């Protein structure tokens, strides 16, 4: 130079057209002398543009970013 994959909450990863989720953490509250552990709640998340769609994390495109294969 060509080609391929991947990007989702603070990490880790599930969802492949119709209400965006789990564990971890994290915050609060019960318990406790404290604390931890346990329980019970609560915040937060589609990489950035632009199509197709009634509707888009999902398909189509251009862009960053990372990996990896040919040369």
């Nucleotide at each position: 130079g060509g080609g391929a994959g991947c990007u989702u909450a603070g990490u880790u990863a599930a969802g492949u057209g119709g209400u965006a989720u789990a564990a971890c953490a994290g915050c609060u509250g019960u318990c406790u002398c404290c604390a931890a552990a346990a329980c019970a709640g609560c915040g937060g998340u589609c990489g950035a543009g632009g199509g197709u769609u009634c509707g888009a994390u999902u398909c189509c495109u251009u862009c960053a970013g990372c990996u990896c294969c040919c040369g």
Transfer RNA from a Minisyncoccota bacterium, 71 nucleotides, folded computationally. The RNAcentral record of the sequence draws on ENA and MGnify. It matches the Rfam family "tRNA". Its mean pLDDT, the model's own confidence on a scale to 100, is 84.